Predicted 3D model of a 72-nucleotide RNA (transfer RNA) from a Parcubacteria group bacterium. Taxonomically the source falls in Bacteria candidate phyla (Bacteria). The sequence was found in a public genome assembly.

[in-house]
RNA sequence: GGCCCUAUCGUCUAGCGGUUAGGACGCCAGGUUCUCAUCCUGGUAACUCGGGUUCGACUCCCGGUAGGGCUA
Numbered sequence: 001g002g003c004c005c006u007a008u009c010g011u012c013u014a015g016c017g018g019u020u021a022g023g024a025c026g027c028c029a030g031g032u033u034c035u036c037a038u039c040c041u042g043g044u045a046a047c048u049c050g051g052g053u054u055c056g057a058c059u060c061c062c063g064g065u066a067g068g069g070c071u072a
Base pairs, nucleotide, nucleotide: 001071002070003069004068005067006066007065010025011024012023013022018055026044027043028042029041030040031039048064049063050062051061052060
């Protein structure tokens, strides 16, 4: 250099055109406990960036960026 894959809450992850963007851990608040831990309830917070297609895009297309793999 060429080709391919990946990018979603703080972390891990689901999502294959119309969802309130869901779950687990974490964190915060409350309950329980003499206290801590456990347990229960509630809350918190996300689509890598720029275009395009579409009535509608996390999802499809093009390009960029970052990470990874194969190859020379």
Its Rfam family is "tRNA". About the family: Transfer RNA (tRNA) molecules are approximately 80 nucleotides in length.